[in-house]
RNA sequence: UUCUUAUUAAGAGGAGCAGAGGGACUGGCCCGAUGACGCUUCAGCAACCCCGCCACGGCGGAAGGUGCUAAUUCCUGCAGGAGAUGAUCCUGGAUGAUAAGAG
Numbered sequence: 001u002u003c004u005u006a007u008u009a010a011g012a013g014g015a016g017c018a019g020a021g022g023g024a025c026u027g028g029c030c031c032g033a034u035g036a037c038g039c040u041u042c043a044g045c046a047a048c049c050c051c052g053c054c055a056c057g058g059c060g061g062a063a064g065g066u067g068c069u070a071a072u073u074c075c076u077g078c079a080g081g082a083g084a085u086g087a088u089c090c091u092g093g094a095u096g097a098u099a100a101g102a103g
Stems, first nucleotide, its partner, number of pairs: 001103008013042005021031003025077001027075002043069003048065002050061004078092005
């Protein structure tokens, strides 16, 4: 980097450094010198891998490997539907992200 499968409306922030953009992309809408984003550290959340039990349906745990700790993947994009051709809403998909496995 590519492929497969699963999940994606729940949950969980303090300190230090640093100093201007950041939320992947589009259009929105937000966050940000009352210091965002990022890095370090401590803490936490969750339970994919993992560990134990099992009636094989699941249940429990959290030492370790990842991950995560603004907003539903922030909304949206493509297709279909409800609605009054509106506002708004619903379903599926796509994209992204994460994990496990494979090449």